[in-house]
RNA sequence: AGAAUUAAAAGGCAAACUGUACCGAAAGGACAGGACGCAAAACUGUUGGUCUAACACUCUUUAGAGUCAAUGAUUGCAGCGGUUACAUUA
Numbered sequence: 001a002g003a004a005u006u007a008a009a010a011g012g013c014a015a016a017c018u019g020u021a022c023c024g025a026a027a028g029g030a031c032a033g034g035a036c037g038c039a040a041a042a043c044u045g046u047u048g049g050u051c052u053a054a055c056a057c058u059c060u061u062u063a064g065a066g067u068c069a070a071u072g073a074u075u076g077c078a079g080c081g082g083u084u085a086c087a088u089u090a
Base pairs, nucleotide, nucleotide: 005090012038013037017033018032019031020030022029023028036076042083043082044081045080046079047078048077049074050073051072056067057066058065059064
């Protein structure tokens, strides 16, 4: 110096929940508060998992139901890969 695990310090991110004349069909997202946790819970590619069910189709009749199903979402669901980053106890 580098790699892996594990401590401490300084920092980082921000779950659930709450709020909103916000966005979205929904799942969800954005902003503010908040802190469960995270050593990459930083960025990115890819493969899968999970969630929703718009579009489409069918039935029924004025509005509803059913089916297939992501092109949507989850990136703090997981695996694999690439790039970068604080500290340095054992």